[in-house]
């Protein structure tokens, strides 16, 4: 350049953001189990646990062509036997068959032994193993290799045995013992020797070494088997080959450092010795070595590997099946045999366990294949066959093979098929729902037309067989035709968000769901059940695991100011990383070639099974790993050379930098003299203390310690703890100037050493003043505290030790770039005669501020920016910096540092409220300044409370309480007793019958019931209809019953406070902010000015109503000029319609040239003239289901209805709001003395008159009302009395006597006249209203209503006093600032103590486990020794000899045992603290200045949180002040 392949997120922390961070969730996987369901077939898998125990069968035999001997046929031969049959003198003769015996020979065959091979292959398990075991590349010049293959040489002669076999004999058996006999391809010797093997010579040649190979010379040594029958197949020796093995070596291979040291054959060496071989593999001497922070050595866990699962990779997890390598084979040990074992189905020993036994002995080893038992959530038939593959034997034919290849069981996995298609609306039935109309189930069903996969039946029938026949378990399968018939074949789970799919009923924080967030407390789309949907489908869920999602360990691909994280601070080891030129090498790197990277898997293409799943073949692919050839840029390296980094030097100023020494004045304490006198002291206020023995106070001298005002400063210096009086001595370091030297000598920096502030510790001085602990005193409910007198360690010096802090810039160190401004500290250098100024530059050291960072806040050249290198450090909150261990340290304690167990958030940072016993600015009868009240009494009336049958109900801070109720004797009435009804008092529908009603009369407390009289609607088209009444059955009514926290509406509060939003725009990741803030102004977010804001809406003002003046119009019943009256008038007064009128308009003045302010004019009114009705967006789950109205629940002869009586009026008591008073500013009396307003009046208001003290009566003129009536206002005004008293004040309360209402005034009304005449002389703590026609005082009216008002609404008379202010106290309103709060301070939260639960430490001990080392015992065996015993092959004439076997000693050695010790479980009285638990107990520490700012570290105290003392930090709020920065 081209190709290919290829990364998803939600949920939850909050009132809302962003971010940090953890849980949780969708996805694939599985040898899986578990619930519910199950049709068919293919191809796969199937003890994951107890390497427990195993019955019974089977899993390795073969060769007779190695041998002998048995056995069988078979024929011959001997000796035997004697049958049938001949004969017969019956005595017997002949004849010889069957059997059966020896022995020869022949023949297919059978096999106990003896010899060959073979049992080391296959075939299981994975217990051990952290190892050269396993992977991967390499080596062996240090090796073996049976069977196989090629060449090359040979097989000659010869002995002696032992099994089986006979006998004889032990023993229950298992297995022997002895004697005798026999073959071989068994065994033994001689000969021979191309090659071979040993030493030991010469040449040549290789090789990294050690060395090896090749050619030759002599010298020495060592082989053999035959068998069958003509063709083979063995036998011996040698070389090469091949295939299968031993050995070394590189490099990879899990956690734990709370395992740091470890090692005696240990390292190495010399010699042996031993293997098939190298080597301490093993001996003997020697030497002191060897592993190890690049993790040894312990301890713990594991079979590695190809590959399998996940994933985009990169990794992370696994190690089943298939296939490679290792170990094992009841447990341990052990060597034979052999080409290979130290040997799964072989041997010895030793243990355990089973079984057998005549008790004396044996005898076994399913981690072979089936199968039993047992464990277990869980894992298959004691099939078939050796037809095929493959494997041992054999010439061969064949045997033999639980390997194999079939088949059974099992949805356990993958993969295909099916359970029907088409048509069918009356949208059937049935089921749910329903707003009762429908609407879904749902073309789904029926029904009408096909169809035949799979299914049954018949029939036919195979590849797999290689190689001419012959041979097939599978299987009469697969596969094919034909018939049959929709007939036999759907479930699971889930429906609140994530997450695809909803309704009904039922349950009421119960029962249950639940992966997270969470639903469930009476309308649950979340618990159960049902329709009804989703999904997926012979399987669906659901556990258990592994990978993704998680860039939540981050190589790819994170982080550390505030989130969890920078090491207290240096110095320097190891290690990492490191300036410029030039050359050399190539170790890293880069390219190219070769091996090698097993098959299988994976990917791609073809291509076989009807597809797929399988399964074949072909190419990739196996990223690696060695070797080898090249480049030579950058890393290494080797030389060399440079100066810029570093460092030395020279000159020079600056500094609380460190040690010692020494001097010095203030000021406290204290003694000591003096003067003096009653008090000091000290606090929010006291008091504890001191003081007439003479304090405090002041003079003066004296002594002692500690500390160093003023100078001083975001100035200095130091690595950081840190350093401040002067002076002097010694001493580190930094920075400029210089460029003379060295020539990368640099950086970081694990471990390691050294320094480290209080506090504390030891040992020895000092001790003035502060001051933990103590102790008074206070305060407080308490006060182990704050506050106050006193006061000891301490603080202080020396010398040790500790080693830690918020040790903080919460910022690790170095080096390098990346706009500026401006201050300050030290040094230079220019300009300038110079001195300042002013410029340039280097180091420090602050703000400000740009890009860039950052989640924000900030950070910004002194980064938290952009790079580079080094260390240290974090991974959810709690447990917990805790336990154990280890280590340090006198000792407090430090340093290292977990786990169970718990919770789903714990957090950082801003943003809106809210609140703060934070700040600032403003308002308001908030307070102040008044004037009157409440609280005291009496009395109304309402409430709690208590009683009662019953005192009905509701309202409870402010915002209940003279309240709902503008008016409880009955009624009302909801409550009580008691008597009564049951489709009902009341509504609809109603078959039927009837006018409907009225009167009397009994009975009863009525309700009600009985009797009796009495009447007989209206309209009409004459069919009927319409009202009423009565009324069976039913459906239903009815409820002041429940839930104001289900609601609807009204209704109150804050608050007639000035706020509450929106749209577009800008900023800000985002909530959100601007706008609404800021000066100024108002009564007001009201208006101006400014401004990234520019408009708008809802309030706010205005329009409304009422009042005040004037007009003009109009005008009765009003008014009037007359004594009345009629008339008349339209002036006056009044009445209502219009309309003028006031807007900071004019004028000064201040302000900013505004807005507004203040002041004056003019006017009835001035600055919103007063008064009212108007009540933003919302709080308060405020109030009201008893106005009403409604959902849901209850009730239905009662929780309904109807009666009488009662009760709401009760009465120790407390509390609220009134009213009358307590007197002279007054109480009564006279003047029939005056002056409003606004109202009401027909079931009504009632006048004159008359009676009555009066209430009020009799009786009625006028009025539906500017006419009449209620109506007479009152305080006031004269006049007169009363003299400060419980009064001529005050009126309760009683008593008599009367009115009025009304069916009725006894519980329980109201008035009136007499008579009685209580408390009370102005009110304690405390509290309320009012700002002008207000307060106060005075009286009239009217809802309501038969009556009843001190109570409510309204009228209008009369008619004050004071606001200087805005400290302070309530209540609001803006800005602002904290904050752990947001159910919003009535918040939140802390420990201590009581209980219940749950891991967990400590624990006198007790019970195991597993390893190591000591020692003791010593099987079986290898070796070594020996020479008791016994001995066939060789030597040897014999004797004997070599050589063997037993035996016996030794080394070594398994199991066993002794004993102390460490290490690791499990218990465990008691005990320590932690964890979780809705509602205990005690405090109130932290979050606001949290009420003593909080917080760290240390010490000391206390119930407890906590509290003090001493240093340190701002992760403190407020005021002032000081530098300092910004902008003009």
């Nucleotide at each position: 350049u081209u190709u290919u392949a290829g990364u998803a997120g939600a949920g939850u922390u909050u009132g809302a953001u962003c971010c940090u961070g953890g849980c949780u969730c969708a996805g694939g996987a599985c040898g899986a189990a578990c619930g519910c369901u199950g049709g068919c077939g293919g191809c796969g898998u199937g003890c994951u646990u107890a390497a427990c125990a195993c019955a019974u069968g089977c899993a390795a035999g073969u060769c007779g062509a190695a041998c002998g001997a048995a056995g069988c046929u078979u024929a011959a031969u001997g000796a035997c036997g004697g049958a049938a049959g001949u004969u017969u003198u019956c005595g017997g003769a002949c004849a010889g068959a069957a059997g059966a015996c020896a022995u020869u020979a022949a023949g297919a065959c059978u096999u106990a032994g003896u010899g060959g091979c073979g049992g080391a292959c296959g075939g299981g398990u994975g217990a051990g193993u952290a190892a050269c075991g396993c992977g991967u590349g390499a080596g062996c010049a240090a090796c073996c290799u049976g069977c196989c293959u090629a060449c090359a040489a040979g097989a000659g002669g010869g002995g002696g045995a032992c099994a089986a076999c006979a006998g004889u004999u032990g023993g229950a058996a298992a297995c022997g013992a002895c004697u005798g006999c026999u073959a071989a391809u068994a065994c033994c010797g001689c000969a021979u020797a191309a090659g071979c093997c040993c030493a030991c010579g010469u040449a040549u040649u290789c090789g990294c070494a050690u060395g090896g190979a090749u050619a030759u010379g002599a010298g020495g040594g060592a082989a053999a088997a035959g068998a069958u029958u003509u063709a083979u197949c063995g036998c011996u020796u040698g070389u090469a080959g091949a295939u299968g093995g031993g050995c070394u070596c590189g490099c990879g291979u899990c956690c734990u450092a709370u395992u740091a040291g470890c090692u005696a054959g240990u390292u190495g060496g010399u010699g042996a010795g031993g293997u098939a071989a190298c080597g301490g593999c093993u001996c003997a001497c020697c030497a002191a070595g060897g592993c190890g922070a690049c993790g040894a050595u312990a301890g713990g866990u594991a079979g590695c590997c190809g590959a399998c699962c996940u994933g985009a990779g990169a990794g992370g997890g696994u190690g089943a099946u298939c296939g490679g390598c290792c170990a094992c084979a009841c447990u341990g040990g052990a060597a034979c045999u052999g080409a290979g074992a130290c040997a799964c189905g072989g041997u010895c020993c030793a243990g355990a366990c089973u079984c057998c036994u005549a008790c004396g002995g044996g005898a076994g080893g399913c981690a072979g294949c089936a199968g039993u038992g047992g464990g277990g959530a869980a894992u298959a038939u004691u099939g078939g066959g050796c037809a095929a593959u493959g494997g041992g034997g054999g010439g061969a034919a064949c045997c033999c093979u639980g390997a194999c290849c079939c088949a059974g069981c099992a949805a356990c996995g993958c993969c295909g098929c099916g359970u029907g298609a088409g048509g069918g609306a009356a949208g059937a039935a049935g089921g749910u729902u329903u707003u009762c109309g429908g609407a879904u189930u749902g073309u789904a069903a029926a029904c009408c037309u096909c169809u035949g996969u799979c299914c049954u039946c018949c029939g036919g029938g195979a590849c797999g067989a290689a190689g001419a026949a012959g041979u097939g378990a599978c299987g009469g399968u697969a596969c094919c035709g034909g018939g049959g018939g929709a007939g036999g074949a759907a479930g699971c789970u889930c429906c609140g968000g994530c997450u695809a799919a909803c309704u009904a009923c039922g349950u009421g924080c119960c029962a249950g769901c639940a992966g997270c967030c969470g639903c469930g407390g009476u309308a649950a789309u979340a618990c159960g059940u049902a329709g009804g949907g989703a999904g997926c489908g012979a399987g669906c869920g659901u556990u258990a695991u592994c990978c993704g999602g998680a860039u939540u360990u981050a190589c790819u691909g994170g982080g550390u100011g505030u989130a969890a994280a920078g090491g207290g601070c240096g110095u320097g080891u190891a290690g990492g990383c490191g300036g410029g030129g030039a050359a050399g090498c190539a170790a890293g790197u880069c390219a190219g070639a070769u091996g090698u990277g097993a098959a299988a898997a994976c990917c791609a293409g073809u291509g076989g099974c009807u597809c797929a799943a399988c399964c074949a073949c072909u190419g990739g692919c196996c990223u690696g790993c060695a070797u080898u050839u090249g480049a030579a840029a950058c890393u290494g390296u080797u030389u060399u050379u440079c100066u810029u980094g570093a460092g030395u030097g020279a000159u020079g100023g600056a500094g609380a930098g460190g040690c010692a020494g020494g001097c010095g004045g203030a000021a406290u304490u204290c003694c000591g003299u003096g003067u003096g006198u009653a008090g000091c002291g000290g606090u929010g206020a006291a008091a504890u203390g001191c003081g007439u023995a003479g304090a405090u106070a002041u003079a003066c001298g004296g002594a002692g310690g500690a500390a160093c005002a003023c100078c001083a400063g975001u100035g200095g210096c130091g690595a950081a703890g840190g350093c401040g009086g002067c002076c002097u001595g010694c001493u580190g370091g930094a920075c400029a100037u210089u460029a003379a030297c060295u020539g990368a000598c640099g950086c970081u920096g694990a471990g390691g050493c050294g320094c480290g502030a209080a506090a504390g510790c030891g040992u020895g001085g000092g001790g003035a003043g502060c001051a933990a602990a103590c102790a008074g005193g206070a305060u407080u409910a308490g006060a182990u505290a704050c506050c106050c007198u006193g006061g000891u360690a301490g603080u202080c010096c020396a010398c040790g030790c500790u080693g830690u802090a918020a040790a903080c810039g919460a910022u690790g160190g170095a080096u390098a770039c990346u706009a500026g401004g401006u201050g300050u500290g030290g040094g230079g250098g220019g300009u300038c005669u110079g001195a300042c100024c002013c410029c340039c530059u280097c180091c420090g050291u602050g703000c400000c501020g740009c890009a860039g960072u950052u989640a924000a806040c900030a950070c910004a050249a002194u980064a938290a920016g952009u790079a580079u290198c080094c260390c240290a450090c974090c991974u959810g909150g709690g447990g917990a910096g805790u336990a154990c261990g280890a280590u340090c340290g006198c000792a407090a304690g430090g340093u290292u540092g977990a786990a169970a167990c718990u919770c789903a958030a714990a957090g950082g940072a801003a943003u809106u409220g809210a609140c703060g016993g934070g700040g600032g600015c403003c308002c308001g009868c908030a307070c102040a300044a008044g004037c009157g009240g409440u609280g005291g009494a009496g009395u109304a009336u309402g409430u709690g409370g208590u009683u009662u049958a019953a005192u009905u109900c509701g309202a409870c801070g402010c915002a209940a309480c003279g309240c709902g109720a503008a008016g409880a004797a009955c009624c009302u009435u909801a409550c009580c007793a008691g008597g009564u009804c049951u489709u009902g008092a009341c509504a609809u529908u109603g078959a039927u019958g009837g006018a409907c009603g009225a009167a009397a009369c009994a009975a009863g407390a009525g309700a009600u019931u009985g009797u009796u009289u009495u009447u007989c609607u209206c309209c009409u088209u004459c069919g009927g209809g319409a009202g009423c009444c009565a009324g069976a059955a039913a459906a239903c009514a009815g409820g002041u019953g429940g839930u104001g926290c289900a609601c609807g509406g009204c209704u109150g509060u804050c608050g007639u406070c000035a706020g509450c939003u929106c749209g577009u725009g800008u900023c800000g990741u985002g909530a959100g902010a601007u706008g609404u803030u800021g000066g100024g102004u108002u009564a007001a977010g009201u208006c101006c000015c400014g401004c990234a804001a520019c408009g708008a809406g809802c309030g706010c003002a205005a329009c409304c109503c009422u009042u005040a003046u004037g007009g003009u119009c109009a005008g009765u019943u009003a008014c009037u000029a007359c004594g009345c009256a009629a008339g008349a008038g339209g002036a006056c007064u009044c009445u209502g319609g219009c309309c003028a009128g006031a807007c900071u308009g004019c004028c000064g003045u201040u302000g900013a040239c505004a807005a507004a302010a203040c002041g004056g004019a003019g006017g009835a009114a001035g600055g919103u003239g007063g008064g009212g009705a108007u009540g933003a967006c919302g709080u308060c789950a405020a109030a009201u289901c008893a106005u009403c109205a409604u959902g849901c629940c209850c009730u239905u002869u009662a929780u309904g209805a109807c009666u009488u009586g009662g009760g709401c009026u009760a009465c120790a008591c407390a509390c609220g709001u009134a009213c009358u008073a307590c007197a002279a500013u007054g109480g009564c009396g006279u003047u029939a003395a005056a002056c409003a307003a606004a109202g009401a009046g027909a079931a009504g208001c009632a006048a004159g008159a008359c009676c009555g003290c009066g209430a009020g009566g009799u009786g009625g003129a006028g009025c539906a009302a500017a006419a009449c009536u209620c109506a007479g206002a009152a305080a006031c005004a004269a006049c007169g009395u009363c003299c400060c008293a419980g009064u001529u004040c005050g009126g309760a309360c009683u008593g008599c006597a009367g009115g009025c209402u009304g069916c009725a005034a006894c519980u329980c009304g109201c008035c009136u006249g007499c008579a009685c005449g209580a408390a009370g002389u102005c009110g304690g703590a405390a509290u309320u209203g009012c700002u002008a026609g207000u307060a106060a005082u005075c009286g009239u009216g009217g809802a309501u209503c038969a009556g009843c008002a001190u109570g409510c609404c309204a009228c209008g008379g009369u008619g004050a006093a004071u606001a200087c202010g805005u400290u302070c106290c309530c209540g609001g309103g803006c800005c602002u600032u904290g904050u752990a709060c947001a159910c919003a301070c009535c918040g939140c939260c802390c420990g201590u103590c009581a209980c219940a639960c749950c891991a967990u430490g400590a624990g006198a001990g007790c019970c195991g486990g597993g390893g190591g080392g000591a020692c003791c015992c010593g099987a079986a065996g290898u070796c070594g020794g020996u020479a008791g015993u016994c001995u066939a092959a060789c030597c040897g004439c014999a004797a004997g000899g070599a050589g063997g076997a037993c035996g016996c000693c030794g080394c070594c050695g398994a199991a066993g045992g002794u004993a102390a010790a460490a290490c690791u479980g499990g218990u465990g009285a008691u005990u320590g603290g932690g964890g979780u638990g809705a509602a205990g107990u005690c405090g109130u520490a932290a979050c606001a200045a949290g009420g003593u700012a909080g917080c760290c570290g240390u010490a000391g105290g206390a119930g407890a949180a906590c509290c003090u003392g001493c240093g340190g930090c701002u992760g403190g709020a407020u005021c002032a002040c000081c530098u300092c920065c910004u902008u003009u």
Small-subunit ribosomal RNA from a Christensenellaceae bacterium, 1528 nucleotides, folded computationally. RNAcentral holds the sequence, with entries from ENA and SILVA. Taxonomically the source falls in Christensenellaceae (Bacteria, Bacillati, Clostridia, Christensenellales).